[in-house]
RNA sequence: AAGCGGUUUCGAGGCGGGGUGCAAUUCCCCACCGGCGGUGACGGUGGCGCCAAAACGGCGCCGACGAAGCCCGCAACCCGCGCAAGCGGUGGAUCUGGUGCAACUCCAGAGCCGACGGUAACAGUCCGGAGAGGAGAAACGGAGA
Numbered sequence: 001a002a003g004c005g006g007u008u009u010c011g012a013g014g015c016g017g018g019g020u021g022c023a024a025u026u027c028c029c030c031a032c033c034g035g036c037g038g039u040g041a042c043g044g045u046g047g048c049g050c051c052a053a054a055a056c057g058g059c060g061c062c063g064a065c066g067a068a069g070c071c072c073g074c075a076a077c078c079c080g081c082g083c084a085a086g087c088g089g090u091g092g093a094u095c096u097g098g099u100g101c102a103a104c105u106c107c108a109g110a111g112c113c114g115a116c117g118g119u120a121a122c123a124g125u126c127c128g129g130a131g132a133g134g135a136g137a138a139a140c141g142g143a144g145a
Base pairs, nucleotide, nucleotide: 004142006140007139008138009137010136016030017029018028019027031125032124033114034113035074036073037072038071042066043065045063046062047061048060049059050058051057069112070111078089079088080087081086094110095109096108097107098106116128117127118126
């Protein structure tokens, strides 16, 4: 140092306008939102080297960081078993064009998806389980020594 173990903290966003109607943030038109880890040709940034050199600047290499709702994996939710801890199962949605050696990740365009229960009327956005749980993240100790 890796890995292991402990404590603490953190760990989800969104209905605004119009229409119909007795009634809709639930339907229709326009809008709005995107958990965690991985990958990532992109991004800014630091270091080094080279070119240029008055300077700006250009190129290359290396480092850490950020970067995908629909690529991979996971959590939540739901189902089964269990006194429980937990174990097992299920688990949504993307194409086209461009660039390029290479892109489902970049750029452009057009699409699509979103647990359960509730409701004066069908909910990704309202209320509820939930001051819950959680993938995990950070900080500080420990043994390692």